[in-house]
Context: one part of a larger RNA
RNA sequence: UGACGGGGGCCCGCACAAGCAGCGGAGCGUGUGGUUCAAUUCGAUUUUACACGAAGAACCUUACCUGGGUUUGAAAUGCGCGUAGUAGGGAUCCGAAAGGUGACCGUCUCGCAAGGGGGCGCGCACAGGUGCUGCAUGGCUGUCGUCAGCUCGUGCCGUGAGGUGUUAGGUUAAGUCCUGUAACGAGCGCAACCCUCGUCGCUAGUUAUAUGUGUCUAGCGAGACUGCCCGGCUAAACCGGGAGGAAGGUGGGGAUGACGUCAAGUCAGCAUGGCCUUUAUGUCCAGGGCUACACACACGCUACAAUGGCCGGUACAAUGGGAUGCCAAGCCGCGAGGCGGAGCUAAUCCUCCAAAGCCGGUCUCAGUUCGGAUUGCAGGCUGCAACUCGCCUGCAUGAAGCUGGAGUUGCUAGUAACCGCGCAUCAGCUAUGGCGCGGUGAAUACGUUCCCGGGCCUUGUACA
Numbered sequence: 001u002g003a004c005g006g007g008g009g010c011c012c013g014c015a016c017a018a019g020c021a022g023c024g025g026a027g028c029g030u031g032u033g034g035u036u037c038a039a040u041u042c043g044a045u046u047u048u049a050c051a052c053g054a055a056g057a058a059c060c061u062u063a064c065c066u067g068g069g070u071u072u073g074a075a076a077u078g079c080g081c082g083u084a085g086u087a088g089g090g091a092u093c094c095g096a097a098a099g100g101u102g103a104c105c106g107u108c109u110c111g112c113a114a115g116g117g118g119g120c121g122c123g124c125a126c127a128g129g130u131g132c133u134g135c136a137u138g139g140c141u142g143u144c145g146u147c148a149g150c151u152c153g154u155g156c157c158g159u160g161a162g163g164u165g166u167u168a169g170g171u172u173a174a175g176u177c178c179u180g181u182a183a184c185g186a187g188c189g190c191a192a193c194c195c196u197c198g199u200c201g202c203u204a205g206u207u208a209u210a211u212g213u214g215u216c217u218a219g220c221g222a223g224a225c226u227g228c229c230c231g232g233c234u235a236a237a238c239c240g241g242g243a244g245g246a247a248g249g250u251g252g253g254g255a256u257g258a259c260g261u262c263a264a265g266u267c268a269g270c271a272u273g274g275c276c277u278u279u280a281u282g283u284c285c286a287g288g289g290c291u292a293c294a295c296a297c298a299c300g301c302u303a304c305a306a307u308g309g310c311c312g313g314u315a316c317a318a319u320g321g322g323a324u325g326c327c328a329a330g331c332c333g334c335g336a337g338g339c340g341g342a343g344c345u346a347a348u349c350c351u352c353c354a355a356a357g358c359c360g361g362u363c364u365c366a367g368u369u370c371g372g373a374u375u376g377c378a379g380g381c382u383g384c385a386a387c388u389c390g391c392c393u394g395c396a397u398g399a400a401g402c403u404g405g406a407g408u409u410g411c412u413a414g415u416a417a418c419c420g421c422g423c424a425u426c427a428g429c430u431a432u433g434g435c436g437c438g439g440u441g442a443a444u445a446c447g448u449u450c451c452c453g454g455g456c457c458u459u460g461u462a463c464a
Stems, first nucleotide, its partner, number of pairs: 001464002003461003007458007015448002019411005026302008034293002042053002064288007073126001077125007088105002093100002108117003128277002131275003137271002139266003142262001144260001149188006155164003168179003194254004199222007207214002225248001228242005304404001308363007320351003325344002330339003370401001375396007417440007
């Protein structure tokens, strides 16, 4: 000087407390461990792994296993030699395919020429490697933490390590600002500048139309600065209240992540040193596996019902997507779906219907008209192909479950909770995941003793 303390002081955070909804019990989905397996490819492992890489494992993907083929190779560059019915097409046969065979057809191309180009074979350099090392690395990322810190120049103090500044008194979300001060300044952070939402004006367009205007689209601008008033503290910064205002004290949300820490993560995104491999640890193909199942954990979905289930009627969104696409009307089918073909090169066409809600009826507390797992049969769709191993529909079947121990998670407002809708990936889909969008819309916060994490000062230390 740091680090640490079941030392002290001050302060903050959904950290506790106050509340609301959960998880932990059940069934199922997904991930992981374990076990099993020919293989169940690999990585991630407290917080900071476990719906994570994976925004899509039937084949492919695919890296794994079994079996079969191939060796200048699936793809690259160069050299030497050779080849000429070349290149190319290709019957037949072997084979699951890859691959092999190769009858027959075909006498390569540019150039006047020398020569050049292309093909094949052999040989040689080499290629190739999702093989190892993230403790050799780059790049990128997580975390402490959007926490308020981390430093430098000169000066001053100290023999020196170092200190001072950055401490103190106030104040702030903030090393934010003020005052004081052997310090005076400065940099990276904070804040602001950026995007978006909320109000208004102008301009242009769209749509509706009663031609007044309104809705919407998107471009420019205005607006908020403690600017004004009162009070407190008074030296100032600042704090409390009020007016006006769509909005008030950082207006809400986002982007933005200092010096560093964890030899944190990634050699399997990519790049890359070294090592290893070279008829194999490369490469091609078929089938299988990544989907196994006594079990354990993690994250979710659906429920256990009457604030509900079922039936009928009825109302209101927003974000998005669309040419190998979105697919209307109409017709067929109980339905998944099929036929059909209008429109759209997109604010105008299509997806398109929101669902909770509201109105009426029924059920009457029961393992039920709750719940939907599981299983059987019959179908539909995608795709070369749904056995391993897809999704959907109809009929039948109707399991566990009656609110979940110890413990534990999220959330402070248009938030939680509840409700549906869209998108990426994508032929299809195991999406209940992820990322967005709107609809309905709460409760509670006395407070900082305690738990967890963090900041500043101080103190102790046998630690560095």
Small-subunit ribosomal RNA, 3' major domain from a metagenome, 464 nucleotides, folded computationally.
The full RNA is in RNAcentral, with records from SILVA.